[in-house]
This record gives sequence, C1' cells and structure tokens, in this order.
RNA sequence: UCAUAGAUAUCUCCGAAUACUGAAACGGUAGUGGGGGAACCAAUUUUGGGGUGAAUCUUUUUUCAAAAAGAAGGGCAACUUGGUCGUCCGAACCCGUCAGCUAACCUCGCAGGAGUGCACCAAGCGUAUGA
Repeated sequence: UCAUAGAUAUCUCCGAAUACUGAAACGGUAGUGGGGGAACCAAUUUUGGGGUGAAUCUUUUUUCAAAAAGAAGGGCAACUUGGUCGUCCGAACCCGUCAGCUAACCUCGCAGGAGUGCACCAAGCGUAUGA
C1' cells in the first nucleotide's frame, strides 16, 4: 500500500436512570440527569401560573364523552457520523397560587418499559489475518 473480515439474547433498543464499595443503614465514592437560587438584563401576576418529557398545535365529525386526519417534534443496534427511502411514536405524570435568567450556595433522581430497518449510499475510525 492492497485485499478480506466490523455478527451479539449474559445481546440490544427507548430513557439521565450507570459503575464501584459497605454486614447493614433514610449508607458512601465516582459519573451522569433534573429543580430551586443574586447582580445585570428581561418579564407581567384568574384568561392563574409552572415543571419533567419528543409528546404541542390545527381541522373535521359527533351525543357530553370521544374518534379521525394532518402538522411541530422524536425513535428505529450490528464500529461512528451524515444522507436517502421506509416505518413507528406524537403519551403520561407532578407542584399547588408559587418559581424568568442566574455566580456562590441548596436540593432531588439513577426508574420503568421493550425485542428489530440486520434497508441502501457516502465519508471516517479501530483491530486481526494474508500478500
């Protein structure tokens, strides 16, 4: 330099939701995610307001409910990134009259659910074998 190989169910996907340690603790350490919280700036409080999250909005039908279609936005392993096409989601919960940003500081979480697009193109990265 060239060629071949990137292969997995104790594996993988959504998600911050992992690892180590302790006999245990409403434990600890590291990592990671969220909330509160000055100045300056900004904003406007019943039409209440706000938070986590991709999950908010428009139109139509209808019989209160509810349903349908569409869009904002989001996911879909085979090393990573980007693109094309396809496909799926487009929820739920919490605070309780109250919170913008926000250094110091304070505080909370590390759950739950699931099983496929092994699709194609381009670029890149690493390892092994052979020449």